């Protein structure tokens, strides 16, 4: 430099033939339970869905540009 692939709460991830309020589990934080701790239960914070533009009534989902990554070729 050039061709694929990928990016979603603190971590991993489901949703990706566009349509209710973006899922779960792990970890957090509160209450229960215990002399205490763990295990369990039961609620609760936590997401500009990489960034900016575009298509559309409507985009996490199509497209183009740019970041980070990984894989390959030169």
């Nucleotide at each position: 430099g050039g061709g694929c692939c990928u990016g979603u709460g603190g971590u991993c991830u489901a949703g990706u033939c566009g349509g209710u309020u973006a899922u779960g589990a792990c970890g957090u934080c509160g209450c229960c339970u215990u002399c205490a701790c763990a295990c369990g239960g039961c609620g609760g914070a936590g997401g500009u869905c990489g960034c900016c533009a575009g298509u559309u009534c409507g985009a996490a989902u199509c497209u183009g540009g740019c970041c980070g990554g990984g894989c390959c070729c030169a």

Predicted 3D model of a 74-nucleotide RNA (transfer RNA) from a Candidatus Woesearchaeota archaeon. Taxonomically the source falls in Candidatus Woesearchaeota (Archaea, Nanobdellati). Its mean pLDDT, the model's own confidence on a scale to 100, is 81. Rfam family: tRNA.